[in-house]
Molecule: small-subunit ribosomal RNA
Organism: uncultured deep-sea bacterium
RNA sequence: AGAGUUUGAUCCUGGCUCAGGAUGAACGCUGGCGGCGUGUCUAAGGCAUGCAAGUCGAAUGGGUUUAGACCCAUGGCAAACGGGUGAGUAACACAUUGGUAACCUACCGAGAAGUACGGCAUAACUCAUUGAAAAGUGAGAUAAUUCCGUAUGUGCUCGUACAACUUAAGUUGUACGCGUAAAGAUUUAUCGCUUCUUGAGGGGCCUAUGGCUUAUCAGCUAGUUGGUAGGGUAAAAGCCUACCAAGGCUACGACGAGUAGCGGGCGUGAGAGCGCGACCCGCCUCACUGGGACUGAGACACUGCCCAGACUCCUACGGGAGGCUGCAGUCAAGAAUCUUCCACAAUGGACGGAAGUCUGAUGGAGCAACGCCGCGUGACCGAAGAAAUCCUUCGGGAUGUAAAAGUCUUUUAUUAGGGACGAAACAAUGACGGUACCUAAUGAAUAAGGGGCUGCUAAUCACGUGCCAGCAGCAGCGGUAAUACGUGAGCCCCAAGCGUUAUCCGGAUUUAUUGGGCGUAAAGCGUCUGCAGGCGGUCUAUUAAGUUUAUCGUCAAAUCCUGAAGCUCAACUUCAGGACCGCGAUAAAUACUGGUAGACUAGAGGACAGGAGAGGUAGAUGGAAUUGCCGGUGUAGCGGUAAAAUGUGUUAAUAUCGGCAAGAACACCAAAUGCGAAGGCUUUCUACUAGAAUGUUCCUGACGCUCAGAGACGAAAGCGUGGGUAGCGAAUGGGAUUAGAUACCCCAGUAGUCCACGCCGUAAACGAUGAAUGCUUGACAUUGGGAGUUUCGACCCUUUCAGUGUCGUUUAACUAAGCUAACGCAUUAAGCAUUCCGCCUGGGUAGUACGAGCGCAAGCUUAAAACUCAAAGGAAUUGACGGGGACCCGCACAAGCGGUGGAGCAUGUGGUUUAAUUCGACAAUAAGCGAGGAACCUUACCAGGGCUUGACAUGAUACUGCAAAUCUUUCGAAAGAAAGACUCCUUCGAGGGUGUAUCACAGGUGCUGCAUGGUUGUCGUCAGCUCGUGUCGUGAGAUGUACCGUUAAGUCGGGUAACGAGCGCAACCCCUACUCUGUGUUAAAUCAUUCUCAGAGAACUGCCUGCUCAUCGCAGGAGGAAGGCGGGGACGACGUCAAAUCAGCAUGGCUCUUACGCCCUGGGCGACACACGUGCUACAAUGGCCAGCACAAAGGGCCGCCAAAUCGAAAGAUGGAGCAAAUCCCAUAAAACUGGUCUAAGUUCGAAUUGAGGUCUGCAACUCGACCUCAUGAAGUUGGAAUCGCUAGUAACCGUGUAUCAGCCACGACGCGGUGAAUACGUUCUCGGGUCUUGUACACACCGCCCGUCACGUCAAGGGAGUUGAUAGCACCCAAAUGCCGUUGUAGGAUGGCAAAAGGUGAGAUCAGCAACAGGGACGAAGUCGUAACAAGGUA
Repeated sequence: AGAGUUUGAUCCUGGCUCAGGAUGAACGCUGGCGGCGUGUCUAAGGCAUGCAAGUCGAAUGGGUUUAGACCCAUGGCAAACGGGUGAGUAACACAUUGGUAACCUACCGAGAAGUACGGCAUAACUCAUUGAAAAGUGAGAUAAUUCCGUAUGUGCUCGUACAACUUAAGUUGUACGCGUAAAGAUUUAUCGCUUCUUGAGGGGCCUAUGGCUUAUCAGCUAGUUGGUAGGGUAAAAGCCUACCAAGGCUACGACGAGUAGCGGGCGUGAGAGCGCGACCCGCCUCACUGGGACUGAGACACUGCCCAGACUCCUACGGGAGGCUGCAGUCAAGAAUCUUCCACAAUGGACGGAAGUCUGAUGGAGCAACGCCGCGUGACCGAAGAAAUCCUUCGGGAUGUAAAAGUCUUUUAUUAGGGACGAAACAAUGACGGUACCUAAUGAAUAAGGGGCUGCUAAUCACGUGCCAGCAGCAGCGGUAAUACGUGAGCCCCAAGCGUUAUCCGGAUUUAUUGGGCGUAAAGCGUCUGCAGGCGGUCUAUUAAGUUUAUCGUCAAAUCCUGAAGCUCAACUUCAGGACCGCGAUAAAUACUGGUAGACUAGAGGACAGGAGAGGUAGAUGGAAUUGCCGGUGUAGCGGUAAAAUGUGUUAAUAUCGGCAAGAACACCAAAUGCGAAGGCUUUCUACUAGAAUGUUCCUGACGCUCAGAGACGAAAGCGUGGGUAGCGAAUGGGAUUAGAUACCCCAGUAGUCCACGCCGUAAACGAUGAAUGCUUGACAUUGGGAGUUUCGACCCUUUCAGUGUCGUUUAACUAAGCUAACGCAUUAAGCAUUCCGCCUGGGUAGUACGAGCGCAAGCUUAAAACUCAAAGGAAUUGACGGGGACCCGCACAAGCGGUGGAGCAUGUGGUUUAAUUCGACAAUAAGCGAGGAACCUUACCAGGGCUUGACAUGAUACUGCAAAUCUUUCGAAAGAAAGACUCCUUCGAGGGUGUAUCACAGGUGCUGCAUGGUUGUCGUCAGCUCGUGUCGUGAGAUGUACCGUUAAGUCGGGUAACGAGCGCAACCCCUACUCUGUGUUAAAUCAUUCUCAGAGAACUGCCUGCUCAUCGCAGGAGGAAGGCGGGGACGACGUCAAAUCAGCAUGGCUCUUACGCCCUGGGCGACACACGUGCUACAAUGGCCAGCACAAAGGGCCGCCAAAUCGAAAGAUGGAGCAAAUCCCAUAAAACUGGUCUAAGUUCGAAUUGAGGUCUGCAACUCGACCUCAUGAAGUUGGAAUCGCUAGUAACCGUGUAUCAGCCACGACGCGGUGAAUACGUUCUCGGGUCUUGUACACACCGCCCGUCACGUCAAGGGAGUUGAUAGCACCCAAAUGCCGUUGUAGGAUGGCAAAAGGUGAGAUCAGCAACAGGGACGAAGUCGUAACAAGGUA
């Protein structure tokens, strides 16, 4: 000192969270020792038991006793201290500062004076007596330092007179007068007693200042404020009473409510602050609850008294007793807090002359890791490193010098011995305590855990689990490879502790005085006027309140800091010094602020003059338009919409002409205009009225600025009363649209809109920007004035002053400094400063509830909390998207040609079926796809039969010449099983081969393409995708790559804060078109030539013309075989789709192992109501059939292609020549052409289907092959919505070949040639793509995001008929003890009145608890309905 978390990324705002410290703590796990501290924070709840305040015989009387002595009573002193608590109290309670001329003070110190003479009682005791007890009653006797009287009066009190000093009511002195004291004891020295003065210490009272929350508490107060008189007190005083007056307090917060003992201090913090008030010290307060007095120097009294109440106990029921918030202890409450200990040895207190007694104050011990501090649990040595465990790439690595082993030490522990200080004054006196401490012995011996390891935050691997179980402070982790869960290993941190929870401070500058903000993030009141308050121009004098300096007093000690010292150190304790801030007093200074006095004119105001303006109010006034009514003309529609309909019209509309009426609003001018405080204000005129600006001098002389509360104004809508109502038009009705349409569109239409008067008081009342003043570059427009020029005079023009406004729009100009998170603002600041006011402090709940004020109401103003989330938000960036825009391209559309979709068949897919119909591929980018060839095989599927180191690989061990293979036989569907026959090689080393058995292992088309490699599809052969350096920006990023022209192209040129470069484009490669050269197997008799092969040339906008500023290039032409990329192919950037493939191959992980492996037979992959895709054949005359006849290319061939010839109607058979092929063969090309026939029909079209007979391949054509012949002759007459291909040698039509292959389901795929078109105006629209721009609440990126009702569950708060309680008052009733005043009595006393606690009654107030019910809110992976918002979000 910071860090994490909003985003795809960025900057900012802003909250949440973490790291630190602390505690009278508690809980979890663990636990060796010592020192010093601390220990009911909750129930001021209830308490058993013991103790906690007595003492004095040197005041006195008595009792008991042998004596010491003890006990009872009177009397004195003490018991008002010490100890506890924090309930109450917001107060002179506390703290600080003063005052008391308004006071008291026992014991103690000092001083002055005195202590004489008498008297009456009474307790204990004795007797009697009441009562259960507690406690009394009567009679009798007695003492005193008890009580009373008289004397004296240093003095004291009071009164009178005088003087001095102070004043605040007084103090002091002198003189005179009235009044007023005393107690003795013991012994010869003291202790006492009385009066007075004084000191010290203690206390009472008063004043000023200071310190909580709340205004959703705004008014409070009748003894209240003051006076007079009286009473009362130690003392001032409404302290009390009577009378008189009507005051007193309050926005600087009275009164009320809530909470709370206050301070020294404690915790934290850099500090300012914030929080707290345990222990220790000071003060206050209380003592079961409430009231009261007595005694006394002192109390309204913790362990005294009286009364009332609650509670507990005793009781003989008549009455009594009690008060742990003292020390221990107990119950209860609670997360939680100790021993019914020892001692008066020390310190201190009470009494006493003293000895001494008493002392739960105090000194100590005990319990508790509750805190702080200290110590220990061993030290050294010991392997390239044991065992074990974990990990592993299987090589090794880690735990780890750690252990073991060896050497040593003894703090601690145990045992034994010695043994204090604290004791002071000669002696005596120690609870703690045989404690601390010292010495010796024994023996590594007695002693380590807790938390964490994804980031923040130091420290990681394996296994298990599989959005489960669980973790989590925040972000978040877990859905089969989890460093985040659980376990293990390792590591990190701290350590007798470690973590968690709670609370406080810090970080948080996140309440900002130090030290924040308000255009858009939360935040400027809608505007103005203005009292209080705050702030305030220039000069002079004075004062000294603020301010400053010096001195004095005070601010208790402890605490804190510094330095020493004492416990072995430390904690702890002691000593010395310092600090701290405040208050008071005195003296001084006078710059500034303030006060007082005087002056000034620059601020402010006033007078005068001429101008500007939709400023306001009232009254008049004008034309156009609209609608209605009347009349004329005129006839069938009008109106409305994207299209319609409702509506209106033959009773004459709409249209048109004329007239009349009504209400509302004011076109053009008109604008970047003007005015006003804002809201707002516009036909024209008049009247009244307000403000601002300018100019000239003059006047006043700081009169100013801002403004809480207050007052006034305040759009629209709305409300009340009365008018008015043309048009428009919420509500409402109808028509459309739609899935619906309570909307958008249309037809009507009521309130309202208008006027008068009165309310309301709010708006995105916005410049989202408070008012005032000063300062800090510019440009333009406009208003008024001055000057110059000019003119007869003006206008215009130039310049200048003052003011007002603008610097978005077509163009130029948003610009400097500065500020800002950025956008932007920028002399009208959001810049630099000053003054004053208002407002903000995460989002939601909520501008809501409750309360209060206002209002007729609607509602407005003021204004929370519980609960919930970790975000909500601002600006900008890159993408993506838009039913946003601009430009461009593509068989994308259009223009054409031919198809598909209808039929039959073939083929693939879905579905269904099945024992199985193996698997994969699913929009484009699956579906004649993997498969370029399923009868067996293939084959992965099913049924059945078999095998288990295996069909296949490698290795090890043992055995083997019997086996296996081969042949034969039996069983069998085969595989296989059984039996028999036959039987190795060798340089001999048991080597090779084979087999058997066993072990490692093989094997899997089993799963995961969402673990992967490789390969592929697609956008797309689209023109894009990036980098280095530089520059710009806080940054993400931008620039480069934008723009203009051009291109097929980010192709090229121009231009440019960019300059270059890379992957793509193009070119380089192959085929083809032309020529030449060479070549010559084969073909043609030969040559030329064709043809084959190899090489070379040729095309580059090179030439010309035009266009273009120019270049790039484009258009046309020439030449040329070919012309502007000549045609075709191969070639596919960065990337997208978790696209496809684990079944082509490879491969991680998981999984099966006499089976999910392997072999075999048969079946299936070929099923068939149906749906889809791709094709073939057709529907016919541009045709079918028959006959004749012509012209290719490219391929293939030895287990092959197969000629001639012969046979067969044909498929084919026989045959075997030739050919490893430019030689032979497949192999007749077909359409075309010529001739004939058919004549519009389900046909001489079409060929499916079916029957019969054959051929061929093959072990085998039943499921399930192809072909031939004869017969049979379905559907189909050109195909709905929709949809596909193609731009030239292309489409279309025609045949031909090959791969796979025994054969073939090929109509498929891939090639080859033959014949050979039509059309393209063009880019509005559809689809896809590219570039730029714009909006965005999207970023999983529109298949996005997201809103509200309803349904279900949970939670908190408000309302609520009521009901229960608490608190504080008020009114009245009753009234104890006690006090005061009367009456009475010889006295004790009796009695009346007033005051008065508790109690009772009543009506209200405030605050809580419970609550049926109804309403809203928040939250809750996959509910319902719609689609309101975000893009022009489809109605901004």